[in-house]
This is a predicted structure of a 72-nucleotide RNA (transfer RNA) from Candidatus Roizmanbacteria bacterium RIFCSPLOWO2_01_FULL_40_13. Its mean pLDDT, the model's own confidence on a scale to 100, is 82. Taxonomically the source falls in Candidatus Roizmaniibacteriota (Bacteria, Bacteria candidate phyla).

RNA sequence: UCCCCGGUAGCUCAACGGUAGAGCGGCGCCCUGUUAAGGCGAAGGUUGUAGGUUCGAAUCCUACCCGGGGAG
Numbered sequence: 001u002c003c004c005c006g007g008u009a010g011c012u013c014a015a016c017g018g019u020a021g022a023g024c025g026g027c028g029c030c031c032u033g034u035u036a037a038g039g040c041g042a043a044g045g046u047u048g049u050a051g052g053u054u055c056g057a058a059u060c061c062u063a064c065c066c067g068g069g070g071a072g
Base pairs, nucleotide, nucleotide: 001071002070003069004068005067006066007065010024011023012022013021018055027041028040029039030038048064049063050062051061052060
C1' cells in the first nucleotide's frame, strides 16, 4: 500500500429497506425465618464518524476512524 471480516444496551450477540430485540448483568417487587434458586416488572441505544441514495437506512453506496485476519 492492497484485499477480506467485524464495530448495535454495561457484556455476549440478533434484527427480508418499514416500531431496534434477546440472553446475561444492574435496579424494583414477589416468594423465603435469611441467603441462594425461582417468578414478575420497569429502565437502559446519537446502531463507530461524516456524507449520499430513498417516501423511509442498523440494513444499500462513498470516504474516514478503530479492532482482527490475509497478500506484498